[in-house]
Notes: A computed fold for a 154-nucleotide RNA from Paenibacillus ihuae, annotated as c-di-AMP riboswitch aptamer (ydaO/yuaA leader). The prediction has a mean pLDDT of 77. Rfam family: c-di-AMP riboswitch aptamer (ydaO/yuaA leader). Its family is annotated with cyclic-di-AMP binding and regulation of gene expression in the Gene Ontology.
RNA sequence: CGCUGAAUUCCCGCCCAGCGGGAAACGGGGGAACCAUCCGGCUGAUACGGCCAUGGGGUGAAUCCUGAGGAGACUGCGACUCCCGCAUUCUCACCAGGUAGGGCGACUCUCACCGCCCGAAUCCUGCAGCUAACCUCGUAAGUGUAUAGAGAGA
Numbered sequence: 001c002g003c004u005g006a007a008u009u010c011c012c013g014c015c016c017a018g019c020g021g022g023a024a025a026c027g028g029g030g031g032a033a034c035c036a037u038c039c040g041g042c043u044g045a046u047a048c049g050g051c052c053a054u055g056g057g058g059u060g061a062a063u064c065c066u067g068a069g070g071a072g073a074c075u076g077c078g079a080c081u082c083c084c085g086c087a088u089u090c091u092c093a094c095c096a097g098g099u100a101g102g103g104c105g106a107c108u109c110u111c112a113c114c115g116c117c118c119g120a121a122u123c124c125u126g127c128a129g130c131u132a133a134c135c136u137c138g139u140a141a142g143u144g145u146a147u148a149g150a151g152a153g154a
Base pairs, nucleotide, nucleotide: 001144002143003142004141008024009023010022011021012020013019014018025139026138027137028136029135030134035129040052041051042050043049055127056124057123058122059121064098065097066096067095070092071091072090073089075087076086077085078084101118102117103116104115105114107153108152109151110150111149
C1' cells in the first nucleotide's frame, strides 16, 4: 500500500505507553399483527397400538452427491460347543473425486475472456419461523495477488 472478513474512525477520563467509558459507522441475534409451519420407516384390525430411527437453532460461501474399505447400532436369515457369517438400513470418522455456492488477479462499477484458489470452522443447549416498535451483542483473526480488453464514471 493491498486482500479475506462486519470488524473502522473519532472523543473523554484515570492511578496515563496501559486501563475504563462514550459517539458515529458497519455487522449479528432476540422480538407483534398478517402470513407461514405443525414431522420419517416397518407392522397392523389403516381409529388405536407395537417396534425402530431422528433433537432443534445461529454465525459463515462453506451445502450436497458418488466411490472404496474401517468402526458401531437395529432388524431379518443361517449356523450354533465357542468365536460367528450374510443381507438391508442408519450413524460416525478417514481417504479420493465432484458439486450448490464463494473469493482474488490494484482507481471504482458493468460486460465478456483467461488464470489461480476456497468450498472450513465454530457457537447456543432443549429453545428461538417471518416480524413494526422495542431489547441486546460484536468491532476479531489471518495474510501478500499482479490476464490483457470494451464501455461508463472519478